[in-house]
A computed fold for a 73-nucleotide RNA from a Candidatus Aenigmatarchaeota archaeon, annotated as transfer RNA. RNAcentral records the identical sequence in 2 taxa. The RNAcentral record of the sequence draws on ENA and MGnify. Rfam family: tRNA. By type it is a transfer RNA. The source organism's lineage runs through Archaea, Nanobdellati and Candidatus Aenigmatarchaeota. The coordinates come from a structure-prediction model, not an experiment, and the mean pLDDT is 80.
RNA sequence: GGGCCGGUGGUCUAGGGGUUAUGACGCCGCGUUUACAACGCGGAUAUCGCAGGUUCGAAUCCUGCUCGGCCCA
Numbered sequence: 001g002g003g004c005c006g007g008u009g010g011u012c013u014a015g016g017g018g019u020u021a022u023g024a025c026g027c028c029g030c031g032u033u034u035a036c037a038a039c040g041c042g043g044a045u046a047u048c049g050c051a052g053g054u055u056c057g058a059a060u061c062c063u064g065c066u067c068g069g070c071c072c073a
Stems, first nucleotide, its partner, number of pairs: 001072007010025003018056001027043005049065005
């Protein structure tokens, strides 16, 4: 330098044009307990890597860039 795949709450992850962006773990509060854990109930946290384009509408499609992984030279 070229090809392919990926970047979504604190972490991991689903979602591939429209409905409130899904779930698990973690975090906070309450209940329970002498207390902790476990369990139950409730809550906060992502404008989806960045910029532009297409569209009535973009996390999703297109282009460029960027970061990570694999392969080729």